[in-house]
The prediction has a mean pLDDT of 85.
Large-subunit ribosomal RNA, domain II from a marine metagenome, 679 nucleotides, folded computationally.
The full RNA is in RNAcentral, with records from SILVA.
Context: one part of a larger RNA
RNA sequence: GCCGGCGAGUUAAUUUAUGCAGCACGGUUAAGGAAUUGGAAUUCCGGAGCCAUAGCGAAAGCGAGUCCGAACAGGGCGUUGAGUUGUAUGGAUUAGACCCGAAACCGUGUGAUCUACCCUUGGCCAGGUUGAAGCCCAGAUAGUCUCUGGGUGAAGGACCGAACCCGUGUCUGGUACAAAAGGCUGGGAUGAGCUGAGGGUAGGGGUAAAAUGCCAAUCGAACACGGAGAUAGCUGGUUCUCCCCGAAAUGUAUUUAGGUACAGCGUUCGGGUAGUCUUGUGGAGGUAGGGCACUGGAUAGGUAAGGGGGCGUGAGCCUACCAAACUUAACCAAACCACGAAUGCCGCAAGAUGGUCCCGGGCAGUGAGACAGUGGGGGAUAAGCUCCAUUGUCGAGAGGGAAACAGCCCAGAUCGCAGGCUAAGGUCCCUAAGUGUGUGCUAAGUGUGAAACGAAGUUAAAUUGCUAAAACAGCUAGCAGGUUGGCUUAGAAGCAGCCAUCCUUUAAAGAGUGCGUAAUAGCUCACUAGUCGAGGAAUCUUGCGCGGAAAAUGUAACGGGGCUAAAGCACACCACCGAAGCCGCGGGCUCGCUUAUAGCGAGCGGUAGGGGAGCGUUGUCAGGGCGUCGAAGCUGGAUCGUGAGGUCCAGUGGAGCGCUGAGAAGUGAGAAUGCCGGC
Numbered sequence: 001g002c003c004g005g006c007g008a009g010u011u012a013a014u015u016u017a018u019g020c021a022g023c024a025c026g027g028u029u030a031a032g033g034a035a036u037u038g039g040a041a042u043u044c045c046g047g048a049g050c051c052a053u054a055g056c057g058a059a060a061g062c063g064a065g066u067c068c069g070a071a072c073a074g075g076g077c078g079u080u081g082a083g084u085u086g087u088a089u090g091g092a093u094u095a096g097a098c099c100c101g102a103a104a105c106c107g108u109g110u111g112a113u114c115u116a117c118c119c120u121u122g123g124c125c126a127g128g129u130u131g132a133a134g135c136c137c138a139g140a141u142a143g144u145c146u147c148u149g150g151g152u153g154a155a156g157g158a159c160c161g162a163a164c165c166c167g168u169g170u171c172u173g174g175u176a177c178a179a180a181a182g183g184c185u186g187g188g189a190u191g192a193g194c195u196g197a198g199g200g201u202a203g204g205g206g207u208a209a210a211a212u213g214c215c216a217a218u219c220g221a222a223c224a225c226g227g228a229g230a231u232a233g234c235u236g237g238u239u240c241u242c243c244c245c246g247a248a249a250u251g252u253a254u255u256u257a258g259g260u261a262c263a264g265c266g267u268u269c270g271g272g273u274a275g276u277c278u279u280g281u282g283g284a285g286g287u288a289g290g291g292c293a294c295u296g297g298a299u300a301g302g303u304a305a306g307g308g309g310g311c312g313u314g315a316g317c318c319u320a321c322c323a324a325a326c327u328u329a330a331c332c333a334a335a336c337c338a339c340g341a342a343u344g345c346c347g348c349a350a351g352a353u354g355g356u357c358c359c360g361g362g363c364a365g366u367g368a369g370a371c372a373g374u375g376g377g378g379g380a381u382a383a384g385c386u387c388c389a390u391u392g393u394c395g396a397g398a399g400g401g402a403a404a405c406a407g408c409c410c411a412g413a414u415c416g417c418a419g420g421c422u423a424a425g426g427u428c429c430c431u432a433a434g435u436g437u438g439u440g441c442u443a444a445g446u447g448u449g450a451a452a453c454g455a456a457g458u459u460a461a462a463u464u465g466c467u468a469a470a471a472c473a474g475c476u477a478g479c480a481g482g483u484u485g486g487c488u489u490a491g492a493a494g495c496a497g498c499c500a501u502c503c504u505u506u507a508a509a510g511a512g513u514g515c516g517u518a519a520u521a522g523c524u525c526a527c528u529a530g531u532c533g534a535g536g537a538a539u540c541u542u543g544c545g546c547g548g549a550a551a552a553u554g555u556a557a558c559g560g561g562g563c564u565a566a567a568g569c570a571c572a573c574c575a576c577c578g579a580a581g582c583c584g585c586g587g588g589c590u591c592g593c594u595u596a597u598a599g600c601g602a603g604c605g606g607u608a609g610g611g612g613a614g615c616g617u618u619g620u621c622a623g624g625g626c627g628u629c630g631a632a633g634c635u636g637g638a639u640c641g642u643g644a645g646g647u648c649c650a651g652u653g654g655a656g657c658g659c660u661g662a663g664a665a666g667u668g669a670g671a672a673u674g675c676c677g678g679c
Base pairs, nucleotide, nucleotide: 001679002678003677004676005675006674011095012094013093014092015091016090017089018088019087020086021085022084023083026051027050028049032045033044034043035042036041055062056061065077066076067075068074098237099236101234105227106226107225108224109223110222116201117200118199119198120197121196122195123194124193125191127160128159129158130156134152135151136150137149138148139147140146164188165187166186169184170183171182172181203219205215206214207213212221240614241613242612243611244610245609250263251262252261253260254259264366265365266363267362268361269360270359271358272357275353276352277351278350279349280348281347282346283345289339290337291336295333296332297331299329300328301327302326303325306322307321308319309318310317311316369394370393371392372391373390374389375388376387377386378385399410400409401408414587415586416585417584419583420582421581425577426576427575428561429560430559434574436573437572438571439570440569441568447563453547454546457544458543460541462539463538464537466535474531475530476529477528478527480504481503482502485499486498487497510525514523515522588604589603590602591601592600593599615668617665618664620662621661622660623659625657626656633652634651635650636649637648638647639646640645
């Protein structure tokens, strides 16, 4: 892992609701007893007790009333009659209470054969090195002090190093040789040394040269059994079928936030008669927008009190400073409004519509929501962010489209059909359907990813100049004189800078457009003529394109191929394809109506969850059956039923087993890191 078996809402009491049954102006017996008896079985006694029959008050008490009260006031609770006993089912409570699951807590015991420390009594430490004190001798010395040298001597938590004890570093091992080992290396090795045997200390404890270490492979509190099915607002699991309806992820509160209570939303039963939508109509309101009289903000000009600065002995004067108030103009505001929608909300009327609304009872689940559009708060006018509001979808929703893709677009799956029409989206091929029609646009493979900004890309529209008295572009030629204008400056001559910007000759030529020079010079432009001969210049708007444009495996930013008067884009149009949508034909089920089992109408996605109807398993009772001429079980086939399932036939098997009705459960397995067995 697979297969087989086992494996989870039970039982009792009390209570509540509903169904059924008995009795009812009442219902019912309990313990116990008697009779019968195959049966803890039946029948009969047994009225103790309980519920109901009257309530109100704390009570005394009064009583269809009573309590508060001074009250004959007012108010509260009552009065106008249905219960009760069984039984079944749903729920609640108390019990282990659907099943499995802690870590822990407590009690009573068992452990010091491991290990920690202690006690008693024993044992062990090859060999080598060093050579303390003390003592002796010699020398120095005045000396017996003291010093020096030698000898002797043997000390040491001394040195090196086996046994022995330990376990430093590293390698191997890592389903091992081993639930801590092996190799090499290393530390101690006369000591606070190592070790044998016997004994002691016990869990709220012991022991500890102290590491929360050790106390039998277990230690922040050992192990065994018991309390015990501890408790678990937590996780997992919870077994047959069909039919009807069908949520929530919100509010308030919570030692509350992943729990719970009440409400909301679901279901079911009973009762009631309203609900919703559309249109019309009547209302309240202060949002969007708009506005600036108010409350505030904020800008510029005018006028201007006051202030600052300067001058003045002073009166006073000046002020490119600040500035209240007034005024002109253009503005800003969730907590501004002399205005003010659309929606929404509340009435009324008509029409449409129904698992539509309200009240009460039983039973729930939910109280982690997600994304998208819109209006907002927070954030950075960030987030697949977060918090509200509102609508939708998912959740609990399949089908078609978006290549793939819970939350987007279309559309809500009762079942069957090799029938039809459509939606979104599509129609060159992959791939069902147009290489469709008309008119334009795009040249970028734009389409098939992006901004500010940039550009004689190209389309269309508009406006203003110029132009056969010759425009625009090109080419040829000219572009002068006063004058090097004045100032400044080392210089300033059109061309550093400042000021002025005239006059003349002309077809025309600026006191000069740019380059250039130290300054001149030089080149060029404006402007003019000639040549040429038809359109040309500028501005603005607009459609589609261009640049801006860098990322990590591999083209890789159309799903692919591929596409250019498209198979791209825009507008208009005609066809077709396309879904579980709609229609057609046939079947089933639910609800309503009904002329009543024949028809008509509406409906039948579904998680949590509520309700209804059934199938099957094992005992029991009653009835009626089958079986050695072959029961159950097993294997295969056929057939019936919407399904759980049923029946028949054949084979196998070899002795018991169905059916109908009733009644009772150890009653249904795929999941629980489930339990046991097999492979």